[in-house]
Bacterial RNase P class A from a Dehalococcoidia bacterium, 352 nucleotides, folded computationally. Its mean pLDDT, the model's own confidence on a scale to 100, is 77. It was read from a public genome assembly, where an Rfam model found it. It matches the Rfam family "Bacterial RNase P class A". Rfam classes the family as a ribozyme.
RNA sequence: CAAGUAGACUGGGUGACCGCUCGCCUUAGGCGGGAGGAAAGUCCGAGCUCCACCGGGCAGGAUGCUGGGUAAUGCCCAGGAGGGGUGACCCUACGGAAAGUGCCACAGAAACAUACCGCCCUUCCAAGGAAGGGUAAGGGUGAAAUGGUGAGGUAAGAGCUCACCAGCGGCUGGGUGACCAGUCGGCUGGGUAAACCCCAUCUGGAGCAAGACCGAAUAGAGGGACUUAAGGACGCCCGGCCUGUCCCCGGGUUGGUCGCUUGACCCUGAUGGUAACAUUAGGGCUAGAUAGAUGGUCACCACUCCGACUCUAGUUGGAGUACAGAACUCGGCUUACAGGUUUACUUGACCU
Numbered sequence: 001c002a003a004g005u006a007g008a009c010u011g012g013g014u015g016a017c018c019g020c021u022c023g024c025c026u027u028a029g030g031c032g033g034g035a036g037g038a039a040a041g042u043c044c045g046a047g048c049u050c051c052a053c054c055g056g057g058c059a060g061g062a063u064g065c066u067g068g069g070u071a072a073u074g075c076c077c078a079g080g081a082g083g084g085g086u087g088a089c090c091c092u093a094c095g096g097a098a099a100g101u102g103c104c105a106c107a108g109a110a111a112c113a114u115a116c117c118g119c120c121c122u123u124c125c126a127a128g129g130a131a132g133g134g135u136a137a138g139g140g141u142g143a144a145a146u147g148g149u150g151a152g153g154u155a156a157g158a159g160c161u162c163a164c165c166a167g168c169g170g171c172u173g174g175g176u177g178a179c180c181a182g183u184c185g186g187c188u189g190g191g192u193a194a195a196c197c198c199c200a201u202c203u204g205g206a207g208c209a210a211g212a213c214c215g216a217a218u219a220g221a222g223g224g225a226c227u228u229a230a231g232g233a234c235g236c237c238c239g240g241c242c243u244g245u246c247c248c249c250g251g252g253u254u255g256g257u258c259g260c261u262u263g264a265c266c267c268u269g270a271u272g273g274u275a276a277c278a279u280u281a282g283g284g285c286u287a288g289a290u291a292g293a294u295g296g297u298c299a300c301c302a303c304u305c306c307g308a309c310u311c312u313a314g315u316u317g318g319a320g321u322a323c324a325g326a327a328c329u330c331g332g333c334u335u336a337c338a339g340g341u342u343u344a345c346u347u348g349a350c351c352u
Base pairs, nucleotide, nucleotide: 001348002347003346004345005344006343007342008341009340010339012301013300014299015298016297017296018295020034021033022032023031024030025029036323040334041333043332044331045330046329047328048207049206050205051204053240054239055238056237057236058235060203061202062201063200064199065079066078067077068076069075080094081092082091083090084089095198096197100196101195102192103191104190116139117138118135119134120133121132122131123130124129147165148164149163150162151161152160166188168185169184170183171182172181173180174179211258212257213256214255220249222248223247224246225245226244230243231242232241265284266283267282268281269280270279271278272277302321303320304319305318306317307316308315309314
């Protein structure tokens, strides 16, 4: 200097005038506050509210390597295994195929089983074949074909034997663990569970348009079921508990207040921890609308791009400035993002 990898911050600023909204006050006014890192998606987890409630079981659903963190999670941190990359790093729907049932098209002899071509031996025939036996090393088909490579051996071959690997199993050691290392052994027929299934763990439903209160108005001489029962939370069963319930048809109110912002909150320091994070001390209060406020104008500055002047320090003209707007709150994940600033690391070239 170039190319990359993993992060962090910002994403317009200042002033004046006018306007909107919330809170407080000494109330013709004054003071203070007023969209996000994703507010998006509505994909997860919770707080909170209601369903009268508790226990046990089934069904359904979710997650799936190990350990830790958290209110909790399908999230975060640190490891393990497999894979990608020269590397910094990145990805994983990562429990079980020896409980069972399925599926592996076509091709191929054969896909839980087997010999098409070929090789070898014997016999017959006579020069090209036939019969019998042996074989799975070579060839063909395929995503995958009796573990792989090499040597010996054999009639020809084969873990038949040996060496080195892979797989499986035993033993020893390390580690909380997933696993790792060493050693020994028989010689070894797949894959697929984002197929059904088995195993482990978790799991009530609905949601702020939840719900509570005030006010106002109206139409119920409506129909049906049950009282040995019936009803009582998405499903079913059992046990307990509570009670006059349940279903259908029709009508009125669509007003106001609360919920509504002090929180598993934010910032800084110390201690512990590899880290996520925890404990502790000090400081802070940072929107609360309801057809839905958080804006408009002017001037200057900042950044980017395109020119002009100028003789490299500047002046000046024009254009532009991303993704995008709270609606009960919080913790995550995913997606979008012009420009700018910056940290650590990797690779390559050059110079010293």